The RNA shown here (transfer RNA) has 73 nucleotides and comes from a Candidatus Woesearchaeota archaeon.
The coordinates come from a structure-prediction model, not an experiment, and the mean pLDDT is 82.
The organism belongs to Candidatus Woesearchaeota, within Archaea.
Rfam family: tRNA. By type it is a transfer RNA.
RNAcentral holds the sequence, with entries from ENA.
RNA sequence: GGGCUUGUGGUCUAGUGGCUAUGAUGUUGCCUUUACACGGCGAAGAUCGUCGGUUCGAUUCCGGCCAAGCCCA
Repeated sequence: GGGCUUGUGGUCUAGUGGCUAUGAUGUUGCCUUUACACGGCGAAGAUCGUCGGUUCGAUUCCGGCCAAGCCCA
């Protein structure tokens, strides 16, 4: 330098162009316990890497850029 794959809460992750973006884990409030753990019921936490394009509508489709990984040279 060229090609391919990936990028979504702190971490991991689901998501056929259409409802307020899913779940686990972690954090946290309450209940439970003498207390802790476990368990139960809640809460907060996401510019869906970024900038454009297509579309009535984009996490999803297209392009540039950035980052990570793999391969070739």